The RNA shown here (Bacterial RNase P class A) has 328 nucleotides and comes from a soil metagenome.
[in-house]
């Protein structure tokens, strides 16, 4: 100088104002479940929160066993809750190397394919020659059988390809937090209990009873009358609706340290609490400093991007910068 691998940062500090969750105080709303306002304090995006591509947790539904179909995985060993992920290692390929990549089970089941060249590319054929062989003949040969030869090509009867179908072994139920769970009005309908259940007339029915109309009675109202309107009344229970809450932030958790292991990872101890919205908060300004650019005593800029049930991975995007080890 040129590279390789692994890890880390992703402007810093302070101030003012603003927004959101939580906890506490105060005030208010709702029949209720619960909710709202305000003040104080705490906390408030990422390494990818992204793509939603794999694998799980969790939840509900389904579910006797086995098999088929469909989909997936594929050297060997290990890690993990699990994986198509990760680690180690063998093999193959690439690289001078550090290292990187994986299309790595089985062509003694079957099917298919094997460019160009070549007569022929896998039970289909015959380029040339020979025959002591057999058959045939129009005597030139021809057919069968056997042997030999060179040429083409990666491969010539030996095979290769499963990033072709397939076979083998193993794995896989479906739907996703708008899953689901709890609480809980009014009206109507259901069940139980108490009270009430009158008169006339019509219809249906064997009957019990149901029902239409009228009158009476009761409610709508403290009382009376008239009008209008409704009609068994009160109460308890259970299901569901309006609605409210939850799921939902203490976890396969972070950090430190010690031990085991080549490593992935595992275990012990200590310590910390670190967003939780639902039209969706996480912002703005000022000061000082840092980095970059420039037309340089001042200006401009600070990548990719933004949680939505939660984790483990993979992939993709990313200005600029730092560290360790290694190679030529």
């Nucleotide at each position: 100088g040129a590279g390789g691998u692994g890890g880390c940062c992703g402007g810093a500090u302070g101030g003012u104002c603003g927004c959101g969750u939580g906890u506490g105080g105060c005030g208010g709303g709702g029949c209720g479940a619960c909710c709202c306002g305000u003040c104080a304090c705490c906390c408030g995006a990422g390494g990818a929160a992204a793509g939603u591509c794999c694998g799980a947790g969790c939840a509900c539904c389904a579910c006797g066993a086995c098999g088929c179909a469909a989909g997936g995985u594929a050297g060997c060993g290990g890690g993990u809750a699990a994986c198509u992920c990760c680690c180690g290692u063998c093999c193959g390929c690439c690289g001078c190397g550090a290292g990187g990549c994986g299309c790595g089970g089985a062509c003694c089941a079957g099917c298919g394919c094997c460019a160009c060249a070549g007569a022929g590319a896998c039970g289909a054929g015959u380029c040339g020659g020979c025959a002591u062989c057999g058959g045939u003949u129009u005597c030139g040969g021809c057919c069968g059988u056997g042997c030999c030869g060179g040429g083409u090509g990666a491969a010539a009867c030996g095979g290769g390809c499963a990033a072709g179908c397939u076979c083998u072994a193993c794995c896989u139920g479906g739907u996703g937090c708008a899953a689901g769970g709890c609480c809980a009005a009014a009206u109507a309908g259901g069940a139980g209990g108490g009270c009430a259940c009158g008169c006339g007339u019509g219809g249906c029915g064997c009957a019990a009873g149901c029902u239409g109309c009228g009158c009476a009675g009761g409610g709508g109202u403290g009382c009376g009358u008239c009008g209008c309107u409704c009609c068994g009344c009160c109460u308890u229970c259970g299901g569901g609706u309006c609605g409210g809450c939850u799921g939902c932030a203490a976890g396969a958790g972070g950090c430190g340290u010690c031990g085991g292991g080549c490593a992935a990872c595992c275990g012990g101890c200590g310590u910390c609490c670190c967003a939780g919205a639902u039209g969706g908060a996480u912002g703005a300004c000022c000061a000082u400093c840092c980095c970059c650019g420039c037309a340089u005593c001042g200006c401009g800029g600070g990548a990719c991007a933004g949680a939505a049930c939660u984790c483990g991975g993979c992939u993709u995007a990313c200005a600029g910068g730092c560290c360790a080890c290694c190679u030529c």
Of the family's consensus pairs, 96% are formed in the model.